Context: one part of a larger RNA
């Protein structure tokens, strides 16, 4: 390296947009680069193959010949590709008319609960465990009552439900804004796929600065338990968790399943929008599209499983893997304020 792989054995990049590049609808035409073919030069000699000959055979040698393939010229072929040119409408995509929805950003409003103070009542315990104890409490706790700050979260509705490219999104109500889906008729006329680089966005944690700090709560002090207890469990209690501004750019970032397209069995839902029959109406029964579920044929798989949402048939493009460990290490670089992030061996060993 070729092969063969890539849900669970090694392997799908966290997601998407897009650049060179790789492929790429239908239908006439056009050249002929590519395909395909005819001749013709040329690829020294020996060699290898084939026919004969020479050494007594042979090995060895000698003379003659071919084939396949390369390249280059020339002649043709025109089906596929590829060019040229003209068209089509089914793929894409604009406008139109509808609609669901926690997609995003922003301001404004809320009502439970918790904490805190300050007051009324009231008078001994409250709290906390497996039982304790630290703790807090006659300087009036804990219980109630009702007034008053704060931050942060939005119960029930709630779902096997909805959206978003993925991270992810939920109390309301308003303004803005993005993208799905249905439908019907026009426009455009391959505008498509996929994407090396690159650029965006990217839970949580951490950094930098101003703030904010109710409630939990790393680190840290206390009590317990224990043989010890740098723990489990308790009482306290810093960052952080919130905002805004910028970094970082990772996660079992998961369906451990990379996009797109066509095809292949059925029967049950749910969700969003047509549509038929029916009916004043709505249901009810049927059907179509797009999602989004639990079975299950057939194939497929080492099996488990998957199974029109494919892990099945197939094409096209990217990314990865190629026996454990050494190792996501070291060293270089490149990016970071750091933390560290990316790229990434090898020597040894099994």
């Nucleotide at each position: 390296u070729u092969g063969g792989g890539c849900g669970u054995a090694a392997a799908g990049a966290a997601u998407c947009u897009g650049u060179a590049g790789g492929u790429g609808g239908c239908u006439u035409u056009u050249u002929a680069a590519g395909u395909c073919u005819g001749c013709c030069g040329u690829c020294a000699a020996a060699u290898c193959c084939c026919a004969g000959g020479g050494c007594u055979c042979a090995a060895c040698u000698c003379u003659g010949g071919a084939a396949a393939g390369g390249u280059g010229g020339u002649g043709g072929a025109a089906a596929c590709u590829a060019c040229c040119a003209a068209g089509c409408u089914g793929g894409u995509g604009u406008a139109c008319g509808g609609u669901a929805g926690g997609g995003g950003c922003a301001u404004a409003a809320g009502g439970a609960a918790u904490u805190u103070c300050a007051g009324g009542u009231g008078g001994a315990g409250c709290g906390a465990u497996g039982a304790a104890a630290u703790g807090c409490a006659u300087a009036g706790a804990g219980a109630u009552c009702g007034a008053a700050a704060a931050g942060a979260a939005c119960a029930c509705c709630a779902a096997c439900g909805g959206c978003g490219a993925a991270a992810g999104c939920a109390c309301u109500c308003u303004g803005u804004u993005g993208g799905g889906c249905c439908g019907a008729c026009a426009c455009u006329a391959a505008u498509a796929c996929u994407g090396a680089g690159a650029g965006a966005c990217g839970a949580a944690a951490g950094c930098u600065a101003c703030g904010g700090g109710a409630g939990c709560g790393a680190a840290u002090g206390g009590g317990a338990u224990u043989a010890g207890a740098u723990a489990c469990c308790c009482c306290a209690a810093u960052a952080a968790u919130c905002c805004u501004a910028u970094c970082c750019g990772u996660a079992a970032a998961c369906g451990a399943u990379g996009g797109a397209u066509a095809c292949u069995a059925g029967g049950c839902g749910c969700u969003g929008u047509g549509u038929g029959u029916a009916u004043c109406g709505a249901c009810c029964c049927g059907u179509g599209c797009a999602g989004u579920g639990a079975u299950g044929u057939a194939g497929c798989u080492a099996a488990c499983g998957u199974g029109u949402u494919a892990a099945g048939u197939a094409u096209c493009c990217c990314g990865c893997c190629u026996a454990g460990g050494g190792a996501g290490u070291a060293c270089g670089u490149u990016c970071g304020c750091a933390a560290g992030a990316a790229u990434g061996a090898a020597a040894c060993u099994u």
The prediction has a mean pLDDT of 87. A computed fold for a 350-nucleotide part of an RNA from Conyza sumatrensis, annotated as small-subunit ribosomal RNA, central domain. The organism belongs to Conyza, within Eukaryota.